[in-house]
Formats: sequence, structure tokens, C1' cells
RNA sequence: GUCCCCGUAGCUUAGCUGGAUAAAGCGUAAGGUUCCGGUCCUUAAGAUCGCAGGUUCAAAUCCUGCCGGGGACA
Repeated sequence: GUCCCCGUAGCUUAGCUGGAUAAAGCGUAAGGUUCCGGUCCUUAAGAUCGCAGGUUCAAAUCCUGCCGGGGACA
């Protein structure tokens, strides 16, 4: 330099045949249980989906550029 893959809560991921409030586990906070803690149970908060544009009635999803990470070839 060319090409390919990935980027979604604090962490790990699902969702990517475009559609209605973006889901789960762990973690966090509060409550219950306990003499206290752990385990267990309940509830809640938390991501404008890497950034910026475009297409569309509608974009995490399609297209373009850029940024970051990984890989292949030279």
C1' cells in the first nucleotide's frame, strides 16, 4: 500500500432477511432473607448501537468516507 473481519450498557455477547418501548448474563444500587456476610429472591438505574454524511415513510441493520482493533498478501 491492497484486501478481509470486528466496533452495540462498566465487562462479555445477542439482534444485522430494515419496522413498533435495542435484549440477555455478569457487575452496580436499593429492598427481602440472615445475628452479620455469602448464597438465593425481587426491583431499579445504565448503551441516541465507534464518528460524520447519504438512501428510505422508517436505519444498530443498506451505501460512502473517516477513526480504532485484529488478520492475509506484498

Notes:
The RNA shown here (transfer RNA) has 74 nucleotides and comes from a Candidatus Komeilibacteria bacterium. It matches the Rfam family "tRNA". Its family is annotated with triplet codon-amino acid adaptor activity in the Gene Ontology. By type it is a transfer RNA. The source organism's lineage runs through Bacteria, Bacteria candidate phyla and Candidatus Komeiliibacteriota. Its mean pLDDT, the model's own confidence on a scale to 100, is 83.